The RNA shown here (transfer RNA) has 75 nucleotides and comes from Sphaerochaeta sp. UBA6084.
[in-house]
RNA sequence: AGGGGUGUAGCCAAGCGGUAAGGCUCCGGUUUUUGGUGCCGGCAUGCGUAGGUUCGAAUCCUGCCGCCCCUGCCA
Numbered sequence: 001a002g003g004g005g006u007g008u009a010g011c012c013a014a015g016c017g018g019u020a021a022g023g024c025u026c027c028g029g030u031u032u033u034u035g036g037u038g039c040c041g042g043c044a045u046g047c048g049u050a051g052g053u054u055c056g057a058a059u060c061c062u063g064c065c066g067c068c069c070c071u072g073c074c075a
Base pairs, nucleotide, nucleotide: 001071002070003069004068005067006066007065010024011023012022018055026042027041028040029039030038048064049063050062051061052060
């Protein structure tokens, strides 16, 4: 330099045009002498970023950025 993949909460992760499941962590309650375990409840105004398409975008398209893989070039 060229090609491919990928980016969703503190961590992991589902979603594949119809408006963000779940697990862990965390917070509150309950049980307990206390802690842990168990049980109940809560926690995303938005999906790397900037645009575009659409009635509607995490999802489709384009640029850029980060990470991973493959190929090549220079030293």
Model confidence (mean pLDDT): 81 of 100.